RNA sequence: ACGGUAGUAGCGCAGUCUGGUAGCGUACCCGGUUUGGAACCGGGUGGUCGCAGGUUCAAAUCCUGCCUACCGUA
Numbered sequence: 001a002c003g004g005u006a007g008u009a010g011c012g013c014a015g016u017c018u019g020g021u022a023g024c025g026u027a028c029c030c031g032g033u034u035u036g037g038a039a040c041c042g043g044g045u046g047g048u049c050g051c052a053g054g055u056u057c058a059a060a061u062c063c064u065g066c067c068u069a070c071c072g073u074a
Stems, first nucleotide, its partner, number of pairs: 001073007010026004020057001028044005050066005
């Protein structure tokens, strides 16, 4: 320099192909259960979907550029 993969909640990830309410687990908070705790059960909080722009009625998803990490080629 070029190519590939990844970037979504504190953490681990799905969703992208085929555009249409942003989700799961865990953590955290509240309640139940318990003599108390753990475990279990119920509920809740938490997101500029890596950044910027474009297309569209509508973008995590499509297009362009850029950033970061890892892998490969030279």
Notes:
The RNA shown here (transfer RNA) has 74 nucleotides and comes from a Gammaproteobacteria bacterium. Its Rfam family is "tRNA". Rfam classes the family as a transfer RNA. The sequence is in RNAcentral, with records from ENA. The prediction has a mean pLDDT of 82.